Record summary
c-di-GMP-I-GGC riboswitch aptamer from a Desulfobacterales bacterium, 76 nucleotides, folded computationally. Its mean pLDDT, the model's own confidence on a scale to 100, is 85. The model forms 95% of the base pairs in the Rfam consensus. The organism belongs to Desulfobacterales, within Bacteria. Rfam family: c-di-GMP-I-GGC riboswitch aptamer. Gene Ontology term of the family: cyclic-di-GMP binding.
[in-house]
């Protein structure tokens, strides 16, 4: 490499409430805690959604897949 979350030190944080941008879809701050072994990062490819509809243009990474990084363990 790989494989895992028993341990061990932690991390993130759905749903909902709230305050703030956006035309939206959804983001971001605070509360919260359903889950997660990458729910860290990226929009390459698929879906899936806004917005327009001649073209496009954006949004989702907690939808799949792929790629990149890394704690602890195992361990070539």
């Nucleotide at each position: 490499a790989u494989a895992g979350a028993a341990a061990a030190a932690g991390c993130c944080a759905a749903a909902c409430c709230u305050c703030a941008g956006g035309a939206g879809a959804c983001u971001g701050g605070g509360g919260g805690a359903c889950g997660g072994a990458a729910a860290g990062c990226c929009a390459c490819g698929g879906g899936u959604c806004u917005a327009g509809u001649u073209u496009u243009a954006g949004a989702u990474a907690g939808c799949c897949g792929g790629g990149u990084u890394g704690c602890c363990u195992u361990g070539a």